[in-house]
Model confidence (mean pLDDT): 77 of 100.
This is a predicted structure of a 111-nucleotide RNA (Glycine riboswitch aptamer) from a Chloroflexota bacterium.
Taxonomically the source falls in Chloroflexota (Bacteria, Bacillati).
It matches the Rfam family "Glycine riboswitch aptamer". Gene Ontology term of the family: glycine biosynthetic process.
């Protein structure tokens, strides 16, 4: 050098769900953005929760004392997600947007 993890940075693809009601402002009759209240939903920014199963400890049992392995039964810690929660964000377009792709930059492997 080529190939892979991890992590930035550039392009590019990218789903879900009321342009929902009321009210208040400047404007220009109406919409949006903006502030407050209401009812419905959506998961893929970002947050929380946990499974198996591992490790600590306790109790019990294994003829009796000690140790020590196992095993059930109790607690405690670790522990995944696109699952689930809807707390945050979201519900036309704009933005955002997990994750993929291509470029590149550095780490760390294979050594």
């Nucleotide at each position: 050098a080529a190939c892979g993890u991890u992590a930035g940075c550039a392009g590019g693809g990218g789903a879900g769900a009321g342009a929902u009601c009321c009210u208040g402002g400047a404007a220009a009759u109406a919409u949006c953005a903006c502030a407050g209240g209401a009812c419905a939903c959506c998961g893929a920014a970002g947050g929380g929760g946990c499974a198996a199963g591992u490790c600590u400890g306790g109790c019990u049992a294994u003829a009796a004392a000690g140790a020590g392995c196992u095993a059930a039964c109790c607690a405690g810690a670790c522990g995944a997600a696109a699952c689930u929660c809807u707390c945050a964000g979201g519900u036309a377009a704009a933005a955002g947007g997990a994750c993929c792709c291509u470029g590149u930059u550095a780490u760390c492997g294979u050594a």